The RNA shown here (c-di-GMP-I riboswitch aptamer) has 86 nucleotides and comes from Nitratifractor sp. Its Rfam family is "c-di-GMP-I riboswitch aptamer". From the family's description: GEMM was predicted in a large-scale screen for bacterial structured RNA regulatory elements. Model confidence (mean pLDDT): 81 of 100. The organism belongs to Nitratifractor, within Bacteria.
RNA sequence: UUGAUUAAAAGCCAAACUUGCUGCGAAGCAAGGACGGAAAGCUACGGGUCUUUUACCUGGGGAGGGAAGAGAGUCGGGUUGCAAUC
Numbered sequence: 001u002u003g004a005u006u007a008a009a010a011g012c013c014a015a016a017c018u019u020g021c022u023g024c025g026a027a028g029c030a031a032g033g034a035c036g037g038a039a040a041g042c043u044a045c046g047g048g049u050c051u052u053u054u055a056c057c058u059g060g061g062g063a064g065g066g067a068a069g070a071g072a073g074u075c076g077g078g079u080u081g082c083a084a085u086c
Base pairs, nucleotide, nucleotide: 003086004085005084006083012037013036017032018031019030020029021028022027035073041079042078043077045076046075047074049070050069056065057064058063
């Protein structure tokens, strides 16, 4: 340097839930909290999921559909990287 593997976790991240703030919403941020994580770092590129106060479409209307919104802790892809062992 390359490839393979993952027993533990000094250090790292932080699910549910609670409180506050923001947002129509999905959700996000902060604090608390740990279910878990070896990429639970980054990236919406593909599939899937969620949302509707965009436009637009359907409808007499109620309403329904509809991502350019959300999500990387849904599955793949891309990209960067730590420790240990071989």